[in-house]
RNA sequence: AAUAGACGGCUAGGGUUCCGGCAGAGCGAUCUGUGACAGGUCCGAGAGCCGUCAACCUCUUGAGUAGGGGUUACACGGAGGGAUAAAAGCCCGGGAGG
Numbered sequence: 001a002a003u004a005g006a007c008g009g010c011u012a013g014g015g016u017u018c019c020g021g022c023a024g025a026g027c028g029a030u031c032u033g034u035g036a037c038a039g040g041u042c043c044g045a046g047a048g049c050c051g052u053c054a055a056c057c058u059c060u061u062g063a064g065u066a067g068g069g070g071u072u073a074c075a076c077g078g079a080g081g082g083a084u085a086a087a088a089g090c091c092c093g094g095g096a097g098g
Stems, first nucleotide, its partner, number of pairs: 005053006013043002018040002020037001021034005054072007074094001076097001080092003
């Protein structure tokens, strides 16, 4: 001095399709209820973490699709609606507003 992005992994958080737990029924296979069950699967952050890519600035160089260095900051926030089985810090949305 310049940009203010994409993807992946995870976490805070979230519910209940499936599994498991718990309660009940049944000789039994199994069925019913329960998420006010701190579990596995699952969903999951603009304002959380990590990584990869990408972008930007700058130096070296005659030049570069080459090499070196650096940067990607800051961020208070409803109500309402939407998806999925369902909910949410998910999406509308760095929205309205402040």